Predicted 3D model of a 71-nucleotide RNA (transfer RNA) from Coprobacillus cateniformis. Rfam family: tRNA. By type it is a transfer RNA. RNAcentral holds the sequence, with entries from Rfam.
[in-house]
RNA sequence: AGGGGUGUGGUUCAAUGGUAGAGCAUCGGUCUCCAAAACCGUGGACGCGGGUUCGAUUCCUGCCACCCCUG
Numbered sequence: 001a002g003g004g005g006u007g008u009g010g011u012u013c014a015a016u017g018g019u020a021g022a023g024c025a026u027c028g029g030u031c032u033c034c035a036a037a038a039c040c041g042u043g044g045a046c047g048c049g050g051g052u053u054c055g056a057u058u059c060c061u062g063c064c065a066c067c068c069c070u071g
Base pairs, nucleotide, nucleotide: 001070002069003068004067005066006065007064010024011023012022013021018054027041028040029039030038047063048062049061050060051059
């Protein structure tokens, strides 16, 4: 320099263009003499722009970060 992939709560991952979910973790509660476990509940996220569309996490495009390949 060229090509490919990934980017979503604190973390690991989903989501066929139509209200963004789950596990673990955090916090609160029940239980317990206390704690752990168990159960119930809680807050929190689409990397940053532009475009297409009635509607974009999803499609197109530029940039950024990381990973891989070629040289």
Model confidence (mean pLDDT): 82 of 100.